[in-house]
Context: one part of a larger RNA
RNA sequence: AGCACAUGAUGGAUGCCUUGGUGCCAAUAGGCGAUGAAGGACGCGAUAAGCUGCGAUAAGCUUCGGGUAGCGGCAAAUACGCUUUGACCCGGAGAUUUCCGAAUGGGGUAACCUGACGGUGAUAAUCCACCGUCGCGUGAGAAUGAAUUCAUAGUUCUCACGGCGCAAUACCAGCUGAAGUGAAACAUCUUAGUAAGCUGAGGAAAAGAAAGCGAAGCGAUUCCGUAAGUAGUGGCGAGCGAAAGCGGAACAGGCCAAACCACUGGUUUACCAGUGGGGUUGUAGGAGCCCGAUGUGGCAGUGAGAACGUUAGGUGAAGCGAAUGGAAAAUCGCUCCAGAGAGGGUGAGAGACCCGUAACCGAAAACCGAAUCACGCCUAGGGAAUUCCUGAGUAAUGCGAUCCACGUGAAACUUCGCAUGAAUCCACGCCGACCACGGCGUAAGCCUAAAUACUAAUUGGCGACCGAUAGUGAACCAGUACCGCGAGGGAAAGGUGAAAAGAACCCCUAUGAGGGGAGUGAAAUAGUACCUGAAAUCAUGUGCUU
Numbered sequence: 001a002g003c004a005c006a007u008g009a010u011g012g013a014u015g016c017c018u019u020g021g022u023g024c025c026a027a028u029a030g031g032c033g034a035u036g037a038a039g040g041a042c043g044c045g046a047u048a049a050g051c052u053g054c055g056a057u058a059a060g061c062u063u064c065g066g067g068u069a070g071c072g073g074c075a076a077a078u079a080c081g082c083u084u085u086g087a088c089c090c091g092g093a094g095a096u097u098u099c100c101g102a103a104u105g106g107g108g109u110a111a112c113c114u115g116a117c118g119g120u121g122a123u124a125a126u127c128c129a130c131c132g133u134c135g136c137g138u139g140a141g142a143a144u145g146a147a148u149u150c151a152u153a154g155u156u157c158u159c160a161c162g163g164c165g166c167a168a169u170a171c172c173a174g175c176u177g178a179a180g181u182g183a184a185a186c187a188u189c190u191u192a193g194u195a196a197g198c199u200g201a202g203g204a205a206a207a208g209a210a211a212g213c214g215a216a217g218c219g220a221u222u223c224c225g226u227a228a229g230u231a232g233u234g235g236c237g238a239g240c241g242a243a244a245g246c247g248g249a250a251c252a253g254g255c256c257a258a259a260c261c262a263c264u265g266g267u268u269u270a271c272c273a274g275u276g277g278g279g280u281u282g283u284a285g286g287a288g289c290c291c292g293a294u295g296u297g298g299c300a301g302u303g304a305g306a307a308c309g310u311u312a313g314g315u316g317a318a319g320c321g322a323a324u325g326g327a328a329a330a331u332c333g334c335u336c337c338a339g340a341g342a343g344g345g346u347g348a349g350a351g352a353c354c355c356g357u358a359a360c361c362g363a364a365a366a367c368c369g370a371a372u373c374a375c376g377c378c379u380a381g382g383g384a385a386u387u388c389c390u391g392a393g394u395a396a397u398g399c400g401a402u403c404c405a406c407g408u409g410a411a412a413c414u415u416c417g418c419a420u421g422a423a424u425c426c427a428c429g430c431c432g433a434c435c436a437c438g439g440c441g442u443a444a445g446c447c448u449a450a451a452u453a454c455u456a457a458u459u460g461g462c463g464a465c466c467g468a469u470a471g472u473g474a475a476c477c478a479g480u481a482c483c484g485c486g487a488g489g490g491a492a493a494g495g496u497g498a499a500a501a502g503a504a505c506c507c508c509u510a511u512g513a514g515g516g517g518a519g520u521g522a523a524a525u526a527g528u529a530c531c532u533g534a535a536a537u538c539a540u541g542u543g544c545u546u
Stems, first nucleotide, its partner, number of pairs: 001545009015531001016495002020466002022463007029455002031166002039100003042055003046078001050074002061094006070082003105114003115134007135164001136162009171202001172200005182189001186235001212218002222249005232240002253447003256391001260277007282425001284390004289383003297378003301375004309367003313361003319334004335352002337341001343355003396420006406432001427442005482489002502530001505517004
């Protein structure tokens, strides 16, 4: 020096565990906010740095219920207190709730500065302290009032109403709207009306009661399956891609404008406006004229609201002994309960030890709300005749676009811009150029539950999901430490033991670090650098070889 073995050190793999994650299901809820939100700053404790809770009434105040022997959060210890006159704890309802923040009296580099008016306190008086009001928009009314005579704009005041911001990077509607990509290049095309931006709303939204579909007849909308990768479309390339029909889910239909009538008001005497009645459709209907009916059925509106349910809870069966062991729940023996043998804990595998579980019971208060009640509202026919009404800068056409699966095509239909611009039921639109015949429907007004989409949150449950380099970035004081001017980026870090019983006392040492005894414990090679403790690596000892 090498090799081997042994004993240690270092190190933290592996095994086991789980407080945390993750995916899904069901139910609930689907919002909070000028009565000041979400989110924060600063404070509040006997001692108090952090987290949690709370707000100058500050780890809390009041009250009503529940509940029962302890309690003063995490969090030990000391001090001092509270509590069977019911504390602490759980739930309902209240009170308080600094400052910032939409932030809203004005300003501002958020948590700060500084006003006006009214009032209160205090002062000899001021200064000062405290309370309240003072943002913006819309509407109504009043006053004032330019260019400009009247007037109007504007300004000011009063009253009423309203939103503003946040939340789930979700779902929905509308507006704006790419590119990487594919076409094996690329320009039409595709990606895609996607991403992104903006606006708005709801618990769903949107759509919706045919100027429909399309050839059979059907009869609002929405969603699912199919039709069907079909018919089509397409540098007929890449690709894009229906509809009817059929089978299901769920089902619900209504109201105005007009004609006409009445009343009121204005007034240019012929109209206009308001209110009420009337009326709402395609086999056309309605008004006006004639005849008949006063009862039936219903509501999606407003209010009240038993029951059920939600927000605390309660009752809840049945086991002992022996041996081993530190400890019994494993083993052995003899029993028991079961509408309960889900699960968790307890010093090792517990139906019968504890919490629970099955089943049953329960609310002073608040919420929810089906039955029901009240109010409110809606509710029909027939005939004759053909006078009136039935949504206009609309339909349509031309040009340019857009959307329809459909790229301008033979391109209908939809919607929009510019221009032109009808008809009025003997009417008008459509049936994929267009025409004829035939058929279907009634535009230019409005509302409408359910079936459908989503899940930040609450409750309950499940997993051939993870088990600390995994699973969320985060099992732990994590969106933290740290990095960056900033937008932003973004960690590492779990495990003593059944119980701290966390090592009294002695010794070495620097009144260290660390260790040796002693003691605890089943175990200390379980000693807080703590379960197990692999490998690389290091040290010591022994043996062998050179």
Notes: The prediction has a mean pLDDT of 81. Large-subunit ribosomal RNA, domain I from a Chthoniobacteraceae bacterium, 546 nucleotides, folded computationally. Its Rfam family is "Bacterial large subunit ribosomal RNA". Rfam links the family to the GO terms structural constituent of ribosome and ribosome. The RNAcentral record of the full RNA draws on ENA.